This is a predicted structure of a 121-nucleotide RNA (SAM riboswitch aptamer (S box leader)) from a Chloroflexota bacterium. The sequence was found by an Rfam model in a public genome assembly. The source organism's lineage runs through Bacteria, Bacillati and Chloroflexota. Of the family's consensus pairs, 97% are formed in the model. The coordinates come from a structure-prediction model, not an experiment, and the mean pLDDT is 81.
[in-house]
This record gives sequence, structure tokens and C1' cells, in this order.
RNA sequence: CUCUUAUCCAGAUAGGCGGAGGGACCGGCCCUGUGAAGCCUCGGCAACCCGGCAAGCGCAGCAAUGAUGCUGAAGGAGCGGCAGGGUGCCAAUUCCGGCAGAGACUUCUGGAAGAUGAGAG
Repeated sequence: CUCUUAUCCAGAUAGGCGGAGGGACCGGCCCUGUGAAGCCUCGGCAACCCGGCAAGCGCAGCAAUGAUGCUGAAGGAGCGGCAGGGUGCCAAUUCCGGCAGAGACUUCUGGAAGAUGAGAG
């Protein structure tokens, strides 16, 4: 870089250096000297991937009329939880739209494009 696949209306930032841009592209609309991009540091969010821990819901077995109790298994029943590692992210729904269809006054659905993870070449 290309392909496949999942997700994208939730959540989460301060400080230092820096010094004018940034929000992918185009249009709009925003953010920004009350300090943009970029770099560094301390945090935080999230739970895609990796390996691990624990019996919470449940599962299995046994006991009991029953409520329930006891026992077992840590992943191949299922769902969830915890900490660690690899990434990612921390204005605005991916900021909104872009293409198509429906609807009818700006709404809905799908797609494209983009981003991120995982896998493959």
C1' cells in the first nucleotide's frame, strides 16, 4: 500500500515546548493568540486483540416436598467481572452534507468515502 471483516448518536486532558493553523477530501459550519498543528510528560476513556485471574448470573452433579443448600469446572455451554500487555482515542454523531431510494420540508433508510482494531497478501 491492497484485500477481508467488525465497529463508528456512549465515554475521556491537563501541563511544558512551540507559534498559525486545524476539523481526511470538496461545500458548509465551526475551533483557534483566552494559543492551532506538531513534539514531550503525567493522567483518563474504551474494551478490538493477547495471555492471565476469579465461580457474579448461569451451567453440571448431588441433597431436599420446596424455598434452597452443598460440590465441581476458568472456556469451549452462554453472558458478564478484574488487573496487566499490544493498539486506539480524549470539541462538536465520523461536526453536518456529498451518492441512491423513500417521504415531504427537511426527516428516514441504505451506500460511498474516511478512521480504528483484527486477519491475510